The RNA shown here (SAM riboswitch aptamer (S box leader)) has 97 nucleotides and comes from a bovine gut metagenome.
RNA sequence: CUUAUCCGGAGAGAUGGAGGGAACAGGCCCUGUGAAGUCCGACAACCUGCCGAUAUACGGUAAGGUGCCAAAUCCUGCGGUUCAGCCGAAAGAUGAG
Numbered sequence: 001c002u003u004a005u006c007c008g009g010a011g012a013g014a015u016g017g018a019g020g021g022a023a024c025a026g027g028c029c030c031u032g033u034g035a036a037g038u039c040c041g042a043c044a045a046c047c048u049g050c051c052g053a054u055a056u057a058c059g060g061u062a063a064g065g066u067g068c069c070a071a072a073u074c075c076u077g078c079g080g081u082u083c084a085g086c087c088g089a090a091a092g093a094u095g096a097g
Stems, first nucleotide, its partner, number of pairs: 001097006011040001013039003019030003024077004041069001043067001046065003049061004073091001078088004
């Protein structure tokens, strides 16, 4: 840079001790009934593998590579609109190339 996805899913474990929700701004939240991080575990099924098959589709599996485990990507920020809303963009995240 290209492309797909982003309103679903996932612990009352161990460790750790004060922060966390990407960055900036404004909100709103989570957190000593224990944040981040680490380990384990779980979830998921993008890629590989394996099984099925009507065979580049599709279904299954979950061994390997990632990912992920409050709230829609927590909400707003830009544009449009029939304006408590809806549609789109931007930015971001993840996979594959």

Its mean pLDDT, the model's own confidence on a scale to 100, is 84.